The RNA shown here (Bacterial large signal recognition particle RNA) has 262 nucleotides and comes from Anaerotalea alkaliphila. It matches the Rfam family "Bacterial large signal recognition particle RNA". Rfam's curators write: The signal recognition particle (SRP) is a universally conserved ribonucleoprotein involved in the co-translational targeting of proteins to membranes. It is annotated as a non-coding RNA gene. The coordinates come from a structure-prediction model, not an experiment, and the mean pLDDT is 75.
Parts: sequence; C1' cells; structure tokens
RNA sequence: CCGUGCAGCCGGGGAGUCAGCGGUGCCCUGUACCUGCAAUCCGCUACAGCAGGGGUGAUGCCAAUCCGAGGCUUGCAUCUUGCAAGGCUGGCUUUGAUAAGUGGCAAUGACGACCGGGUCUUGCGCAACAGGACUCCAUGAACCGUGUCAGGACCGGAAGGUAGCAGCACUAAGUGGAACCCCCUGUGUGCCGCAAGGGCGCCUGGUCUGAGUCAACUGUCAGGGUAACGCUUGUGAAUGCCUGUCGAAGUGCGGCGCACGG
Repeated sequence: CCGUGCAGCCGGGGAGUCAGCGGUGCCCUGUACCUGCAAUCCGCUACAGCAGGGGUGAUGCCAAUCCGAGGCUUGCAUCUUGCAAGGCUGGCUUUGAUAAGUGGCAAUGACGACCGGGUCUUGCGCAACAGGACUCCAUGAACCGUGUCAGGACCGGAAGGUAGCAGCACUAAGUGGAACCCCCUGUGUGCCGCAAGGGCGCCUGGUCUGAGUCAACUGUCAGGGUAACGCUUGUGAAUGCCUGUCGAAGUGCGGCGCACGG
C1' cells in the first nucleotide's frame, strides 16, 4: 500500500411513572431495519430494554463550537375567558318626603271654610208608560146552539099533528173597532213624596276670604328590594414577558479501533 472479516451504525429528545435506568403509551422534531413481550405494566441493576433475525461496512462512526424546534419550572401582567361570593357598589325597580326645573289649573277667583242638589242600598206610596181584563158597537154557527120554521118528508079518512133542512132573528167560542170611569200585572219611566241605612268617591249651584295650588315628569333627601349588565374580591384556564433547567433536527474545528493474509 492492497484484500478479507469483526467493532461501529441502522434515530433522538421532553414530561410522567420508577429506588434508579430503559421500553410500550403521550408530546416535539424527523423519516433513520423486521418479529415477539409490555401501564390493575415489560425487562434490567449502574455497563443498560430483554429474546431472535437481517442490512451496511470510511461521503461511515465519535465529537468541540454555533444555532435552537419544543417541554417543564419561578415570578409578573392582561380592555381575554370560566366559576364562586358580595345589595355596605353603579345600573334597575319601589315607598315616603320636598318643591329647584318642566307642565296643568288660577282675579272669568287658586287653596281653604260653610250651605244645597244630583248620583248609592232597601222599603212604602203616587204618577207615567206598556200589556191584560171589564164595558159598548159591529161581525160571527151548513150539521154537532136557541126561537120561528117556507118548501118538502112522515102520521091521520079528515081536521090537524110530529120531526125538522134552507131562510130570518138572537147568541156562544172567535174576530175587528171605540173609550180609559173602575180593576190587575210589570218596568235604572220619574227636576214626585216619606222613612231607614251608607258616606265624602264623583258631578254641580251658591256664600265668605284673597294668591297661589297640584305633585304627572325630571331633580334632591331618607329608606326597601334585586345578582351575573357594570364594579369589587377570590380561584382556575389561555396568552405574553422574565428566571432556571433539559434539549431534537441542522452546522461540523478535530479524531477514529481490532484480527488475519499479500
């Protein structure tokens, strides 16, 4: 110097679990063999998954430095968001007072005081109205009302008699009209009358006085109520920054074994 074979390599990391170290599972990065075991776990004991098989074999392996995905942790912040509490906090709502503002009424007289009427309930009486009854007039029964009963029918030798339709008159039930002296019934009909009860609610008329009154709305004061709209407090989540820690991929100064043969 060349060749052969072996070593080496065929992913790594974070949190968690664990006495500790790996693995399955979760997460980050990334594509860098296969099979079996494995979270009420599987394997190991300081070397490091265990068992079995395969590929590659110096553009390979180890690795300083740089860079830094991501995870965990300390503290802070938030006009983000969830939950809980608070009515001694806004807002909302309500009661009472006031009369500052708006507004209504007011010398055609406010407020106040006094007097009267109507309106309320019950009872009685009167009147009106309506209806009915009564009275009068008219009409009104083929037969089943009365009187008279032509004709005709029947009885009789005759005289005469019997029943009785139509017609006429009167009347019953019914129908129509007139009057309202008398009678009955009823009615939020009534500038009617009386009595008892209720009671200042409303309307209205008048007298005295003489300038404000009302409290509807806004405002002010004193109270009551209301909880997830605002506010306060507490506790979580999320995001950002800070402290610390681990740290992949990438970069790659530098370094690189053992055995045999020629």